[in-house]
RNA sequence: CCAGGGGGCCGGGCAGCCGCGUGCCGCAAGGCGCGAGGAAAGUCCGGGCUCCACGAAGCAAGGGUGGCGGGUAACGCCCGCCGGGGGUGACCCCAGGGAAAGUGCCACAGAGAGUAUACCGCCGAUGGUCCCUAAAGGGCUCAGGCAAGGGUGAAAGGGUGCGGUAAGAGCGCACCGGGGCGCUGGCAACAGGGUCCGCAUGGCAAACCCCACCCGGAGCAAGGCCGAAUAGGGGCGGCGCGCCGCAAGGCAGGUGUGUUUCGCAUCGACCGCCCGGGUUGGCUGCUUGAGCCAUGGAGCGAUCCAUGGCCCAGACGAAUGGCUGCCCCUGCGGAUACGGUCCGGUUAUCGGAUACCGUCGGCAGGACAGAACCCGGCUUACAGGCCCCCUGGCACC
Numbered sequence: 001c002c003a004g005g006g007g008g009c010c011g012g013g014c015a016g017c018c019g020c021g022u023g024c025c026g027c028a029a030g031g032c033g034c035g036a037g038g039a040a041a042g043u044c045c046g047g048g049c050u051c052c053a054c055g056a057a058g059c060a061a062g063g064g065u066g067g068c069g070g071g072u073a074a075c076g077c078c079c080g081c082c083g084g085g086g087g088u089g090a091c092c093c094c095a096g097g098g099a100a101a102g103u104g105c106c107a108c109a110g111a112g113a114g115u116a117u118a119c120c121g122c123c124g125a126u127g128g129u130c131c132c133u134a135a136a137g138g139g140c141u142c143a144g145g146c147a148a149g150g151g152u153g154a155a156a157g158g159g160u161g162c163g164g165u166a167a168g169a170g171c172g173c174a175c176c177g178g179g180g181c182g183c184u185g186g187c188a189a190c191a192g193g194g195u196c197c198g199c200a201u202g203g204c205a206a207a208c209c210c211c212a213c214c215c216g217g218a219g220c221a222a223g224g225c226c227g228a229a230u231a232g233g234g235g236c237g238g239c240g241c242g243c244c245g246c247a248a249g250g251c252a253g254g255u256g257u258g259u260u261u262c263g264c265a266u267c268g269a270c271c272g273c274c275c276g277g278g279u280u281g282g283c284u285g286c287u288u289g290a291g292c293c294a295u296g297g298a299g300c301g302a303u304c305c306a307u308g309g310c311c312c313a314g315a316c317g318a319a320u321g322g323c324u325g326c327c328c329c330u331g332c333g334g335a336u337a338c339g340g341u342c343c344g345g346u347u348a349u350c351g352g353a354u355a356c357c358g359u360c361g362g363c364a365g366g367a368c369a370g371a372a373c374c375c376g377g378c379u380u381a382c383a384g385g386c387c388c389c390c391u392g393g394c395a396c397c
Stems, first nucleotide, its partner, number of pairs: 001393010012327007020035006037368001041379002044377005049219004054263006062215005067081005082096001083094004097210002102208002104204003119150002121146003126143003130139003158176006177199001178197004183192003223284004233275006242251003253267004291310008328366005334360002338358003341353004
């Protein structure tokens, strides 16, 4: 200097005038303070909070997650590590348990795609026919043997090599791969070593499924209060209104939860369907929070602890805007040899070149995009600019 990887920050500022919303103070006039985001977005997760389900225990259905260990209120998030894959590397990616519980799929090509196979081929020792030869023997081949070589394919029943064989094949051996047993390290996932075994048995579960763990539902349009108004409306269907007892009460039954058991409550109730009426007003919930900032400590880290400081919108058809000036950033083109820069020379002052940078002034532009109960995440969008760390390459010293 170039290319790449990871992380963080800003994303307009200042002043004046006029105009908004809100909190507090004030009788009022008015005064003081505050006033959109890193994503406010998507509504994909997790919660706080509110209400409903009568409670407890189990089962089922449905849904979610899926290596290990941590963090957190929790999570499907974050951190560290393990394993696999990509990359020269910094780093990045992974829907990461199970294929011997079962079912299913692997198109086309190919002989054959899972307890599968012989297309091109190799052998033809052993048994047979024929030919050549004096004979030994040789040749072609049938039966038979083979899956090592070639082809097809995403994938062809472990891989490489040596031996062996008629030719071959884990047939045997060495190493790699796989499996059993055990040792060492590690909390663990897992890693390393040892020893034994020739060890047939593919891939897909982001196919159904199995295994392990987790999960009530609805949502601020939740909910609460006030005010106002109406029709405690009408129709149809189903099953009850049982037994004992003078009574109290008990039994049976129904309802309250998809189902079971127990408890509790309630009931002559109740369950289901259809039509119709009133209220669409106000207040509240509503912003002090698993909050933010700084410093120190623990930790590889996520994060946690301690101390101190701060209060940072609460609207309700929905506020934060308009104008002016200056500054800032970016782009385009213009001027200028003043400075930097480059070349030559002197002790020094110097001379020349160049519009690359600075300088002057002109034009244009300034991203994605707006809270609505509040937080923790993830995902998506983003003009332009700045900072830090790391990797690779080139050149010079």

Annotation
Model confidence (mean pLDDT): 77 of 100. A computed fold for a 397-nucleotide RNA from Erythrobacter mangrovi, annotated as Bacterial RNase P class A. The sequence is in RNAcentral, with records from ENA. Its Rfam family is "Bacterial RNase P class A". It is annotated as a ribozyme. The gene name in the source record is rnpB.